[in-house]
Context: one part of a larger RNA
RNA sequence: GGACGAACGCUGGCGGCGUGCCUAACACAUGCAAGUCGAGCGAAUGAAGUUCCUUCGGGAACGGAUUUAGCGGCGGACGGGUGAGUAACACGUGAGUAACCUGCCCCUGAAUCUGGAAUAAACCAGGGAAACUUGGUCUAAAACCGGAUGUCGGCACCACACCUCCUGGUGUUUUGCUGAAAUAUUCAUAGUUCGGGGAUGGGCUCGCGUCCCAUUAGCUUGUUGGCGGGGUAAUGGCCCACCAAGGCUACGACGGGUAGGUGGUCUGAGAGGAUGGUCACCCACACUGGGACUGAGACACUGCCCAGACUCCUACGGGAGGCUGCAGUCGAGAAUCUUCCGCAAUGGGCGCAAGCCUGACGGAGCAAUGCCGCGUGAGGGAUGAAGGCCUUCGGGUUGUAAACCUCUGUCACCUGGGACGAAAUCAAUGACGGUACCAGGAAAGGAAGCCACGGCUAACCACGUGCCAGCAGCCGCGGUAACACGUGGGUGGCGAGCGUUAUUC
Repeated sequence: GGACGAACGCUGGCGGCGUGCCUAACACAUGCAAGUCGAGCGAAUGAAGUUCCUUCGGGAACGGAUUUAGCGGCGGACGGGUGAGUAACACGUGAGUAACCUGCCCCUGAAUCUGGAAUAAACCAGGGAAACUUGGUCUAAAACCGGAUGUCGGCACCACACCUCCUGGUGUUUUGCUGAAAUAUUCAUAGUUCGGGGAUGGGCUCGCGUCCCAUUAGCUUGUUGGCGGGGUAAUGGCCCACCAAGGCUACGACGGGUAGGUGGUCUGAGAGGAUGGUCACCCACACUGGGACUGAGACACUGCCCAGACUCCUACGGGAGGCUGCAGUCGAGAAUCUUCCGCAAUGGGCGCAAGCCUGACGGAGCAAUGCCGCGUGAGGGAUGAAGGCCUUCGGGUUGUAAACCUCUGUCACCUGGGACGAAAUCAAUGACGGUACCAGGAAAGGAAGCCACGGCUAACCACGUGCCAGCAGCCGCGGUAACACGUGGGUGGCGAGCGUUAUUC
C1' cells in the first nucleotide's frame, strides 16, 4: 500500500447494485415451508332446473353442478439448510466398467385374453383421559392373486460364426424349463405389459495430485492371498467355511493434531503466500447412536422401528416432539436483518385440462456492511466589514470567506401523467407499484464531518500544565519559555464518511 461476511468511536443527505450469526451442529413458543389427481375406485354430499302433490308453510320424485374422508396412482430421494464428521477414491483431474443399474422423457417391435378371493371407507357393537384402537357385517378398482398366450426376455445344453481387454463379449440355429398386462373417457386420445435402442442420472474400480508433528518407528489376524459359497444392480474379505502366512513401512506405515474439497477469492511484477463467506459443482449430515422397510432411486431434514438425553401433555395406565427450511425467540458473543408481499415472472410436483401446491423463486423491509454515482449551490463581490486568533502594537491572518448583487434547480418536497417486465392463437392475467420515468411548480431553502499537524509524514502559533496530568506505530515527548500533553486559533489530508482495532498478502 491492498484486502475484509468485519467490529468499535465520532459523524451521517439521496440513489443503484451486492452482502448480512464467522460464536453455541446451543435450546426452541407460534405460523407457514409437499402436495396433487373424481379422466383409476366404491361411497357420501347434494346446487340450478323439471314434474307431481299441497293444509300454500312446504313435501316427494327426477336431476346431477359442487365438495371430499377413505382405497389407489405419481411426487414426498427434487428443491431449501448447514459444515458437525471426514486426511478418505472425500474432492480435483484423467481413464476403465468384457463387473453394473436407470422412474418420468424420446425412437422402435409385439401384445393388452380369461377368471378369482379379499379389504378400507360405510354401518353395528365396544375399549381409552388422550394418542389412538378392537371385533362383527357389507362393497369397488388401473389395489391383490390365479390361468392362458409368448413377437420376446431369462436359465440350461449342443453346434457354428465374428470379435476381444484374463475370467470373456456379440450374433445365429435346435431342444427343454420359466416369465406379462388395466383400463378410463367427452371416442380419438391417454394409459398398461414384455422387449430393443437412445438420452439423462447414478454405482463401482484405477493412475496422478491434496495440511502439520519423528518430542509418533514399527503396524496388521478378516489382517494379505487362494479355493468354494453367500450377498449385491454389479466387482471385491463385502460376509462365511477351509487352506496358506502373508501384507504395509524413513519414497514416512501406524499413531496424534487440524480440516469439508474444488472452480475460485485476496495479495504479489512474477514465482509464491494466504484463503475457500456470497455464486457454481461434488461430498457429508439432519436431537445423539443404531436398524431396516417401501421404492427406479433412501438406509430417507419436515417417513418408520429400537435405544439414549432433553422438552411437553396425562385421569399416572400411557402418549407427543425434533427450525443445520422461511420468518421469529432465548442464550452465547465485539458482532450479523422482517414472526413482510406475491405465485405476476422463472423453475418444480400432480393433473387431459381448468387448476391446486410451492418461505424454491420474484420482490419489498432493516443495517453507510461493501462498491459505484450524485448532492450539500454557481458567478460576481474589498470598506480587505464585524468578531476570533496572533502581534515587534505598525500590523498580520481567518479572507472572496461572509454580508450584498445576479443566477441555477441536481437530490429531497408538491401536483399531473405513467410504464417495460405479459409470453403461451382470442381474451384475461403485475406482488413489485401509482414504483421507475416524463412534464409542471416552489424555494438557496432541508443536507459535513472525521483524523492529523516533533521526525518517518502533507500540515504551527498562543495559552494552560510543570517527569504531574497525559501522549506514543517506531524513535521518543512532559522536571517553568512543550511546534510531541490539554484548550483555542490557524493549517494539511480524506470526505458521507473519517479514524482505530483484529486478520491476511